The RNA shown here (Lysine riboswitch aptamer) has 174 nucleotides and comes from Alkalicoccus saliphilus. Lineage of the source: Bacteria > Bacillota > Caryophanales > Bacillaceae > Alkalicoccus. Its mean pLDDT, the model's own confidence on a scale to 100, is 81. The model forms 100% of the base pairs in the Rfam consensus.
RNA sequence: CAAUGAGGUGGAGGAGCGGAAGCAAUGAGUCGUAUACUCGAGCCGGGCACCGGCAGGGAAAGUAUAUAAAAGGUGCUUCCGCCGAAGUCCUGAAAGCCGAUGCCGCUUUCAGAGGCUGGGUCUUUACCGAACAGGUAAAGAACUGUCGCAUAACUGCGGAGAGCUGCUUUACAG
Numbered sequence: 001c002a003a004u005g006a007g008g009u010g011g012a013g014g015a016g017c018g019g020a021a022g023c024a025a026u027g028a029g030u031c032g033u034a035u036a037c038u039c040g041a042g043c044c045g046g047g048c049a050c051c052g053g054c055a056g057g058g059a060a061a062g063u064a065u066a067u068a069a070a071a072g073g074u075g076c077u078u079c080c081g082c083c084g085a086a087g088u089c090c091u092g093a094a095a096g097c098c099g100a101u102g103c104c105g106c107u108u109u110c111a112g113a114g115g116c117u118g119g120g121u122c123u124u125u126a127c128c129g130a131a132c133a134g135g136u137a138a139a140g141a142a143c144u145g146u147c148g149c150a151u152a153a154c155u156g157c158g159g160a161g162a163g164c165u166g167c168u169u170u171a172c173a174g
């Protein structure tokens, strides 16, 4: 000097990721409530069992009139945290959703060098959703960033973020 290994500290990919607040539209003249009528036996509590409540002094359902929301999701503006940002699946723990119990289901939070995905866009299918918005998953298509290989070049092929890259510390084959 130094292949290679370990650590610290910065940084990049762009319709980049996530969160909060405000406003607006949608949700919707929908859910619900009240009155009247029709009808005539079931209905409600996340599902089932059990249990509880309502119901021929009319359940559920429907029609008419009146009244009339909200949440999630979306757009814009501002702010915050960031570049496995984050998303999703699996496992474990905790809390909640029926008045109690059992088995499940759903929601939220935390943990995991556990799996997959570098990133956004578009198309198709399935599910969620009021939705033709949007989201999730799978498959595909170009595009884009990064590293490697090949090429005179244009370009082509391949890999994955535990990556790539600036500075720096340390160990060491040689």
Base pairs, nucleotide, nucleotide: 001174004171005170006169007168008167009166010165011164014083016082017081018080019079020078021077022076023075024074032067033066034065035064036063037062038061042054043053044052045051046104047103048102049101086117087116088115089114090112091111092110093109094108095107096106097105118144119143121141122140123139124138125137126136127135128134146159147158148157149156150155